[in-house]
RNA sequence: GCCGGCUUAGCUCAGCGGCAGAGCAGCAGUUUUGUAAACUGCGGGUCGUGGGUUCGAACCCCACAGCCGGCU
Repeated sequence: GCCGGCUUAGCUCAGCGGCAGAGCAGCAGUUUUGUAAACUGCGGGUCGUGGGUUCGAACCCCACAGCCGGCU
């Protein structure tokens, strides 16, 4: 230098153009003498950044950035 993959909650990841989810973690409650476990509930997101397409974009297109891999 060229090619490809990935970037969504604190972490691991889902999400086929129509208001963004799960598990774990966190917080509260129930239970217990107490802790843990179990159960119930709650909060938490500029969907990497900037543009474009579209009535509508996490999703399609372009550029850039970061990480990973391959080639030279």
The RNA shown here (transfer RNA) has 72 nucleotides and comes from Methylacidimicrobium sp. B4.
The RNAcentral record of the sequence draws on ENA.
Its Rfam family is "tRNA". From the family's description: Transfer RNA (tRNA) molecules are approximately 80 nucleotides in length. Its family is annotated with triplet codon-amino acid adaptor activity in the Gene Ontology.